[in-house]
RNA sequence: GCGCCCGUAGCUCAGCGGGAGAGCGGUUGUCUUAUAAACAACAGGCGCUUGGUUCGACCCCAAGCGGGCGCA
Numbered sequence: 001g002c003g004c005c006c007g008u009a010g011c012u013c014a015g016c017g018g019g020a021g022a023g024c025g026g027u028u029g030u031c032u033u034a035u036a037a038a039c040a041a042c043a044g045g046c047g048c049u050u051g052g053u054u055c056g057a058c059c060c061c062a063a064g065c066g067g068g069c070g071c072a
Stems, first nucleotide, its partner, number of pairs: 001071007010024004018055001026042005048064005
């Protein structure tokens, strides 16, 4: 330099163009003499950036930024 993949919650990741979610973690409560486990509830996201398409974009398109893999 070229090609491909990825970027969504604290972490690991889902997500038919119309409701943003799961597991783990966190907080509170129940239980216990206490802790852990178990159970219940709750909080936590302007979706990498900027444009474009669309009535409507995490999702489609373009450029850029960051990371990974391969080739040279």
Predicted 3D model of a 72-nucleotide RNA (transfer RNA) from a Patescibacteria group bacterium. The prediction has a mean pLDDT of 83. The same sequence occurs in records of 2 taxa.